Predicted 3D model of a 373-nucleotide RNA (Bacterial RNase P class A) from Sphingomicrobium sp. The sequence is in RNAcentral, with records from ENA. The gene name in the source record is rnpB. The coordinates come from a structure-prediction model, not an experiment, and the mean pLDDT is 77.

[in-house]
């Protein structure tokens, strides 16, 4: 210098002019105007987890059902998040090898409580099995046939009841032995997950729990359109009182008439609702800097700061200079000139996470290659 992997940060800057939304203040009777200051993000997104806050239900809770989580330790208000460790798998490097080191990744409790399932292929898939082969024996027309043994070899499969080697055998087989694996017991180290060592056991216990299930732990529901308060015109409801109880309207029974029930108007008071207004609303598990403790996540202390809170919703436009990107021309090159124009996106009660989207740029660590010393 180039390529790759992992992680962190930024994600246009400065100035002029014109606007937009809140706040404070001044002028104005008001309408409105002036000044000052503030005004999106790392994800404001998906609404997937965990909380604060709110109301409802229940009572200080337990159980059942349902749902979730699941190696160990720590962090945190809490978490399915984060940090550190252990184990498995995978990849790279070193090493003759045993192994050691680095990176990535894991829904990583229980399969000797029970149930279910294991497609296709294959002889056989769960009380394993015997197609080819191998070995022994009978028969033989010498091609084979039949009976028995075997599970080394072939073949099927994701998986065939440990692996490698030596012995052994008619051929074979944990049949015997050594090492590895596995199981049981013990000792040592570690808070623990677990690791190491020793002894015993010829090997029993295939896989699957993002299948039922078992074990341990956690969880009542609801979401700011939560919820609290104030409350107009008008319409409607109730109560009390005054005036009318005539005329008229509605329903209804018998033949135009006669009946039955019912409806009024004015004043005062009460309570409910709609439109509307106020609060909730942003000072908070807050942000920045430094010190200390810790491998780290993080914690504590000191100093400083206030940073959108509107209502379906403001945070924008334009011009100039600069910094990137890309394109063209020119140049051996360094560069010069001209043009282009800045990703994903948009607060709506608030925090902690996760996930997803993102042009371009900067930094750190590791690995490999090339060049020079």
């Nucleotide at each position: 210098c180039c390529a790759g992997a992992g992680g962190g940060c930024c994600g246009g800057g400065c100035g002029g002019c014109c606007g937009c939304g809140g706040g404070u203040u001044c002028c104005g009777c008001a309408a409105g105007g002036g000044a000052c200051g503030c005004g999106a993000g790392g994800a404001a997104a998906g609404u997937c987890c965990g909380g604060g806050c709110u109301c409802c239900a229940c009572g200080g809770a337990a159980u059942a059902a349902c749902g979730g989580u699941g190696c160990c330790g720590g962090g945190u208000a809490a978490c399915g998040c984060c940090c550190g460790g252990c184990g498995g798998c995978u990849u790279c490097g070193c090493g003759c090898a045993a192994g050691c080191g680095g990176g990535g990744u894991c829904a990583g409790g229980g399969a000797a409580a029970g149930u279910g399932c294991c497609a296709c292929a294959g002889a056989a898939a769960g009380c394993a099995u015997a197609c080819c082969g191998c070995c022994c024996g009978u028969c033989u027309u010498c091609g084979g046939u039949c009976g028995g043994g075997u599970a080394a070899g072939g073949g099927c499969g994701a998986a065939a009841g440990g692996g490698u080697g030596c012995g052994g055998c008619a051929a074979g087989a944990g049949c015997g032995c050594a090492c590895c694996g596995c199981g049981c017991g013990g000792c040592u180290g570690g808070c623990a997950a677990c690791a190491g060592c020793c002894g015993c056991g010829g090997c029993a216990c295939g896989g699957u729990a993002a299948a039922c299930c078992c074990c341990a732990c956690c969880g009542g529901g609801u979401g700011c359109a939560a919820g609290a308060c104030c409350g107009a015109a008008u319409a409607g409801g109730g109560g009390c009182g005054g005036c009318a109880a005539a005329a008229g309207g509605g329903c209804u029974g018998g033949u135009u008439c006669c009946g039955g029930c019912u409806c009024g108007u004015c004043g005062c008071c009460c309570g409910g609702g709609u439109u509307g207004g106020u609060c909730g609303c942003u000072u908070g598990a807050g942000c920045c800097u430094g010190a200390u403790g810790g491998c780290a996540a993080c914690a504590u202390c000191a100093g400083g700061c206030c940073u959108a809170g509107a209502g379906g919703a403001a945070u924008g436009g334009u011009c100039g200079c600069c910094c990137a990107u890309c394109c063209g021309c020119u140049g051996c090159a360094a560069g010069g000139c001209g043009g282009u124009g800045g990703a994903c996106a948009g607060a709506a009660c608030c925090c902690g996470g996760c996930u997803u989207a993102c042009a371009g740029g900067c930094c750190c660590u590791c690995u490999g290659g090339c060049a020079a010393c």